Predicted 3D model of a 647-nucleotide part of an RNA (large-subunit ribosomal RNA, domain I) from Bryobacterales bacterium KBS 96. Taxonomically the source falls in Bryobacterales (Bacteria, Pseudomonadati, Acidobacteriota, Terriglobia). It matches the Rfam family "Bacterial large subunit ribosomal RNA".
Context: one part of a larger RNA
RNA sequence: AGCAUGCGUGUGGAUGCCUUGGCGCAAGAAGGCGAAGAAGGACGUGGCUAGCUGCGAAAAGCCUCGGGGAGAUGCAAGCAAUCUAAGAUCCGGGGAUGUCCGAAUGGGGAAACCCAAGGCGGGUAACCGUCUUACGCACCAGUGAAUCCAUAACUGGUGCGAGCGAACCCAGGGAAGUGAACCAUCUCAGUACCUGGAGGAAAAGAAAACAAUAGUGAUUCCGGUAGUAGUGGCGAGCGAAUCCGGAAGAGCCUAAACCAGACGAUUCGCAAGGAGAGUCUGGGGUUGCAGGACCACAAGAAUAAGGGCGGUUUCCGAGACCAAGGAAACGGAGCCGGGAGCGCAAGCGACCGGAUUAGUUCAAGGGAUCGGAAGUCGAGCUUAUUCUGAAGGAGUUAUAGGGAAGCGUUAGGAGAACGGCAUGGAAAGGCCGGCCAGAGAGGGUGACAGCCCCGUAUUCGAAAAUGCCAUCCUAGCUUCGAGUGGCUCCUAAGUACCGCGGGGCACGAGAAACCCUGCGGGAAUCUGCCGGGACCAUCCGGCAAGGCUAAAUACUCACUUGCGACCGAUAGUGAACUAGUACCGUGAGGGAAAGGUGAAAAGAACCCCUGUGAGGGGAGUGAAAUAGUACCUGAAACCGCAUGCUU
Numbered sequence: 001a002g003c004a005u006g007c008g009u010g011u012g013g014a015u016g017c018c019u020u021g022g023c024g025c026a027a028g029a030a031g032g033c034g035a036a037g038a039a040g041g042a043c044g045u046g047g048c049u050a051g052c053u054g055c056g057a058a059a060a061g062c063c064u065c066g067g068g069g070a071g072a073u074g075c076a077a078g079c080a081a082u083c084u085a086a087g088a089u090c091c092g093g094g095g096a097u098g099u100c101c102g103a104a105u106g107g108g109g110a111a112a113c114c115c116a117a118g119g120c121g122g123g124u125a126a127c128c129g130u131c132u133u134a135c136g137c138a139c140c141a142g143u144g145a146a147u148c149c150a151u152a153a154c155u156g157g158u159g160c161g162a163g164c165g166a167a168c169c170c171a172g173g174g175a176a177g178u179g180a181a182c183c184a185u186c187u188c189a190g191u192a193c194c195u196g197g198a199g200g201a202a203a204a205g206a207a208a209a210c211a212a213u214a215g216u217g218a219u220u221c222c223g224g225u226a227g228u229a230g231u232g233g234c235g236a237g238c239g240a241a242u243c244c245g246g247a248a249g250a251g252c253c254u255a256a257a258c259c260a261g262a263c264g265a266u267u268c269g270c271a272a273g274g275a276g277a278g279u280c281u282g283g284g285g286u287u288g289c290a291g292g293a294c295c296a297c298a299a300g301a302a303u304a305a306g307g308g309c310g311g312u313u314u315c316c317g318a319g320a321c322c323a324a325g326g327a328a329a330c331g332g333a334g335c336c337g338g339g340a341g342c343g344c345a346a347g348c349g350a351c352c353g354g355a356u357u358a359g360u361u362c363a364a365g366g367g368a369u370c371g372g373a374a375g376u377c378g379a380g381c382u383u384a385u386u387c388u389g390a391a392g393g394a395g396u397u398a399u400a401g402g403g404a405a406g407c408g409u410u411a412g413g414a415g416a417a418c419g420g421c422a423u424g425g426a427a428a429g430g431c432c433g434g435c436c437a438g439a440g441a442g443g444g445u446g447a448c449a450g451c452c453c454c455g456u457a458u459u460c461g462a463a464a465a466u467g468c469c470a471u472c473c474u475a476g477c478u479u480c481g482a483g484u485g486g487c488u489c490c491u492a493a494g495u496a497c498c499g500c501g502g503g504g505c506a507c508g509a510g511a512a513a514c515c516c517u518g519c520g521g522g523a524a525u526c527u528g529c530c531g532g533g534a535c536c537a538u539c540c541g542g543c544a545a546g547g548c549u550a551a552a553u554a555c556u557c558a559c560u561u562g563c564g565a566c567c568g569a570u571a572g573u574g575a576a577c578u579a580g581u582a583c584c585g586u587g588a589g590g591g592a593a594a595g596g597u598g599a600a601a602a603g604a605a606c607c608c609c610u611g612u613g614a615g616g617g618g619a620g621u622g623a624a625a626u627a628g629u630a631c632c633u634g635a636a637a638c639c640g641c642a643u644g645c646u647u
Stems, first nucleotide, its partner, number of pairs: 001646008010638001016632001017596002021567002023564006030556002032164002040101003043056003047079002051075002062095006071083003106115003116133007135161009168199001169197005179186001183233001209216002220247005230238002251548003254492001258283006266275003288526001290491004294486004299388008309378010321366002326362001328361003332357001335354004341348002392480005399475005406468005412460003418433004434451002436440001442454003497521008507533001528543005583590002603631001606618004
């Protein structure tokens, strides 16, 4: 020196165990913040304070309203000094303050700095306090050039904008590595990236669509159709539609014709006063089985006028007819009284008077009906004007103002049931005996706890701020109500279409339709126009050249809750820790390492060695110190010691 074995408070930090941090998914909620100064920072701010956190010269905070109920003055010890049942700390709502930079906005500027002007207030003054002073656009007002009017320009007022933000969305631009086993058409890919714009979604969207002799009926998204039909140096590759099944479901407004009003270039006229293209505003109107305007007819509504009709009231006149009660007249019959006369008598009895009464006449009166005048009501008619958006019905949050029960969000509250014995440092594990359970999810507690703590099931709760909303009221809007005919007018023009050059369509110029358009040509107007994959005919479908439109769909920076055959410190975020930190780079930018004593600091009083060290030895704490802050476990390489063997 090597090899081997064993050992070591050696070194080292693997492994095991753990988790405060990550990752992913689901549901809910939210989908913006900003000149009332954002996002993000700089600098400050504590009794002592380097960092982080909080806050802003009112500075780890101030006020107020709620919650909560015993300690508190952040991470984070200590000293000091304080606060607190007159309710502190803490949690939540609202408010105040909020330096400087930053869109940054008084001017400048090498961000966090420099320099102002004006008004008001204070001060003798120096100076102090406070407010205003950027730009763009729109509207309004004033002043006002060349140049008369005017316009430009300037000034003032009011409002809006700007900047930031993870993805999703739309638009304008737009690669290359790559694949084609090279490479150029092609592919990658309209991807990455740049720019602009918006919203909680965006975009698209109510057929100049599809289809095919049958039909569908705006858009979007999903599953099929289908890796099919096609396209393609027919290579690599690219790659539909129809139709079917679902999600969702909703339809509308202008332009024009025509009417009305205002303005009005120009023009006629001596003037007064006319004409008037056009523009604007309001009404009207919005479609393909064509529709609308206009005109005619018809229907309807309102108003006005006219003329009649009917009902009814009053008055006047006529009046068939009626006759209860009768001023009245006549009056048959019977009755009562008288009674000439006749008769022996009974009795008869002309005639007179009275009352009653059938009946007749008359009649104030009633009155069907007729006529006239006035008033009133009703429904028609005619004419004129205005209207068809009148009454009434239905619908409407894609309309908006108010009220409003209720449901949430931002703090919280109540919430059952256990003890003993032994082991142990410690009981929650063991043994014994109980109990609760709408709660045996989970976490913590000195080892594994339904009953120790926090919680859990269940249930309750808001002074303030704020979201949603049944429903009600008011107002608005839409539609039905509302027809027939004429064929005069209108129905989106440098548009459609064509040619050339490109682009998009699954479709690479191809037989290449369709869509977009840089250049050049350039229509038609319903007897019209476009499409149905060259083109033509027939047939069918539709109505371009204006616009709006919820839902179903996409995404998740941030918030809440829950979950995971996700990770467990070289993993999982780059970041479990003062992490986008330290450090590197002029800069753009790059970008770490670093977790674990113990149940509890009980973090080792005191003594000894030593440099008043470092480190160690005793003593003590602890279950353990080979748990001593270089701290759980503590592998290997490596180092050392001992022994054996070899040289």